This is a predicted structure of a 690-nucleotide part of an RNA (large-subunit ribosomal RNA, domain II) from a Chitinophagaceae bacterium. NCBI's taxonomy places the organism under Bacteria, Pseudomonadati, Bacteroidota, Chitinophagia, Chitinophagaceae. It matches the Rfam family "Bacterial large subunit ribosomal RNA". Rfam links the family to the GO terms structural constituent of ribosome and ribosome. The coordinates come from a structure-prediction model, not an experiment, and the mean pLDDT is 85. The RNAcentral record of the full RNA draws on ENA.
Context: one part of a larger RNA
RNA sequence: GUCUGCGAGUUACUGUCAGUGGCAAGCCUAAGGUCUUCUGGACCGGAGGCGAAGCGAAAGCGAGUCUGAAUAGGGCGAACAUAGUCGCUGGCAGUAGACCCGAAGCGGAGGUGAUCUACCCAUGGCCAGGAUGAAGCGCGGGUAACACUGCGUGAAGGUCCGAACCGAUGAACAUUGAAAAGUUCCCGGAUGAGCUGUGGGUAGGAGCGAAAGACUAAUCAAACCCCGUGAUAGCUGGUUCUCCCCGAAAUAGCUUGAGGGCUAGCCUCGGAUGCUGACCCAAGGAGGUAGAGCACUGGAUGAACUAGGGCCCAUACCCGGGUACCGAAUUCAAUCAAACUCCGAAUGCCUUGGGGUGUAAUCCGGGAGUCAGUGCGCGAGGGAUAAGCUUCGUGCGCGAGAGGCAAACAUGCCAGACCAGCAGCUAAGGUGCCUAAAUACCGCGUAGUGGAAAGGAGGUGGAGAUACUUAGACAAUGAGGAUGUUGGCUUAGAGGCAGCCACCAUUUAAACAGUGCGUAAUAGCUGACUCAUCGAGUGUUUCUGCGCCGAAAAUGAUUGGCGAUCAGCGGUAUACCGAAGCUCUGGAGCGAUAGCGGAUUCGUCUUCUAUCGUUGGUAGGGGAGCGUUGUAGCGGCGUUGAAGCAGGAGUGAAAACAACUGUGGAGCUUCUACAAGUGAGAAUGCAGAC
Repeated sequence: GUCUGCGAGUUACUGUCAGUGGCAAGCCUAAGGUCUUCUGGACCGGAGGCGAAGCGAAAGCGAGUCUGAAUAGGGCGAACAUAGUCGCUGGCAGUAGACCCGAAGCGGAGGUGAUCUACCCAUGGCCAGGAUGAAGCGCGGGUAACACUGCGUGAAGGUCCGAACCGAUGAACAUUGAAAAGUUCCCGGAUGAGCUGUGGGUAGGAGCGAAAGACUAAUCAAACCCCGUGAUAGCUGGUUCUCCCCGAAAUAGCUUGAGGGCUAGCCUCGGAUGCUGACCCAAGGAGGUAGAGCACUGGAUGAACUAGGGCCCAUACCCGGGUACCGAAUUCAAUCAAACUCCGAAUGCCUUGGGGUGUAAUCCGGGAGUCAGUGCGCGAGGGAUAAGCUUCGUGCGCGAGAGGCAAACAUGCCAGACCAGCAGCUAAGGUGCCUAAAUACCGCGUAGUGGAAAGGAGGUGGAGAUACUUAGACAAUGAGGAUGUUGGCUUAGAGGCAGCCACCAUUUAAACAGUGCGUAAUAGCUGACUCAUCGAGUGUUUCUGCGCCGAAAAUGAUUGGCGAUCAGCGGUAUACCGAAGCUCUGGAGCGAUAGCGGAUUCGUCUUCUAUCGUUGGUAGGGGAGCGUUGUAGCGGCGUUGAAGCAGGAGUGAAAACAACUGUGGAGCUUCUACAAGUGAGAAUGCAGAC
C1' cells in the first nucleotide's frame, strides 16, 4: 500500500414543541398489594401531581388584588364560555463521558526500580618499556664557624615520552548503518583527584551531582507501572444507504471578545391573518451630495489705490522732499476648497392614494446553519490618484453554478444544467489550416506594426486655415551683387565681418555703412537683393487616422501554433457556425387550477385525466423510501435440494430486487407490525492476511 472484518448522535431522567390516541372541568395513579395460564397480564391502591383564580415581599384579601390618605390614577389579573390531563412516537434542550478518536498535564500516606548511570561504603585486582634526576647522604673545595660550591650516590614527582587500560580533539565514512551513537586515521591521560572486578547503600519534589538541569535501566525542568480517568481540549481529524422540495451566511450590537459565544439579520417547517408585499403610476414631503459659485470662512495670482516701513536728500528739534524698494486694509479682474456655500440636481429615502394573488407580505411557534469571505464595475478614505494592498458604500458574480467564449484560466463576457433524442434556431464569440462556419466588399497600414511608456522625427492618409504664384511663385542653373568709401571712432593694423557710434547718399534691374566662412590687415568664398533660363504649383500652420525610433539578460523561441501583406486595423452588407439558452418529440417529480368518480367526523382528503407553472445547489431545514439483524402474528417454500457462494436474463427514478444456471447440503422466507450493537473509502483509524 491493497484486501477482509471492526469502527462514531446512544441510553436514563426532567422539560418543551409537534403528530397521534384515551378521558374531559377534570385527568393520572406512585410505592405497595391481591389474583393469574407467572421475566407476561388483570384488578385494587388518589398518598400525591397537573389543571379549573388571581394579586401581593408577606400577613392577607379574592374576580379581584397591589400601591396609596384615597370610594383617584396606575400595575398584574378576570370577563367573552374555556381546556386540560395521561399515554405512545418524533424534533430539540438540560443533567449525566452524551457523536467518536486525540493531548501536554494534575493528584494518590499506591507500588516497582541504583544489574544502566551518579555518589558513597567494604573487599580485591591492574598500570610494557624508556627518560628526567628533588630532598637526604658520601667525598672534595670553601668558611673563624655557618653559608656557598663541584663530583658522586640516591630515587622524589596530581614530572616527561609511550603500549595495555581509560578517554574522545579533528576529519572521512556511515546516516532503510555491521551499530537506536559505530568504524578508520590523527588525538588526550597513562603512579593518579588513576582505572577496574565483586558485594552493598542512597528513590521520585526524592536521590545523586568537581554543577551540564547532568544522571536515576535506549525515558528526566520531576522515572516507570497502576489508579482518579472515558481528566479537560472555545483546537485538528473523522462521522457509513437512496430519491424528492426549499435553501443561507461570512453582517450589527455586546463579550478577558477577536479562528469562541449570545441576541438580532438572512434559511427552513407548521399555524394564523387575508391584499397588506416587491414593482409601477400619481401626489405631498425631508435633505445639501454631483455640479456650480465666491455672498460667508479661508487659500492663492495680477493690477489700482494706499496706512505703515526701507533707502536717498534735507535736518538742532518739530516739520518736510524724492523713490524703477517692500507693502496691511480697500477696490477691480481672474481663481481654489472633505472639515467654504448666495445656489443646487439625477438617483435614493419617507408618507398617502390607486394598480399589483405574487418572485409575495406580516405575525406566532418548532429546527437550523452563518459571525476567516473573495473578485469585478461604480462612489470614496488610507497608500505613492502603488499593489492579486487595505477600509467603507453600492451592484453583480464566485462562494454554493455545470455549459459556451476568453489558447490554458473560482470571480471577466454569454447563459442558470429534471431525464432522453444520430432534430431545429440563436447568445457571447467566431468563419485560411489545426478547428464547426466567408480565402465577402470599400478604405488604411509596410512596421510581422498588429503582438510595451514618456519623449523625438521632411514616414504616410484625411480635413481645414493662411501667405506667395502665368504681371511667372518655390527649388535649381547662368549672370550681376557697384560708387562716395578703407563711413567715423578706436587701434600696431580694424578695408562690410575684434569693439563703440551712426547706418546716409549715388548709379541702378538689383546690390546691406553688410548673413556666415576666411586674412596679421587686405585678398578670397558665400548670403541678402536683382535679371535671365524654366513653366505650375510652393511655403507656414491647426486638427486627425495608421505606422517609425525609444526597445538590454542570462537553456529555444512564441499573436494558442502553423503561417499570413491579409488570415492586420477601421467601416459596410449579407450568409453561416456556435451553449446543458430557446424550440420540437417522448418521459418523470413537484405545485396550482378545473373536471368525472370515491371516502368524509361535512372542515376536507383522494384515484385518474387535462391545462399552466416549476425541478443547479454547499452549510442547513422539511418529506418519502431501500436494505441489514432480531421479535410477534397469519401464511408459504425446502433432500424432486434451504441458507451461503459464483454468474445473471430482466425489473425499478434510486437505494435495490431478481427468473434461471452451477456449487452447496439443512434450513429459509413473502406480508403486516415492532425493536435496534442498522448501511463504511477516508479518522498519519484498529486487528489480521498478502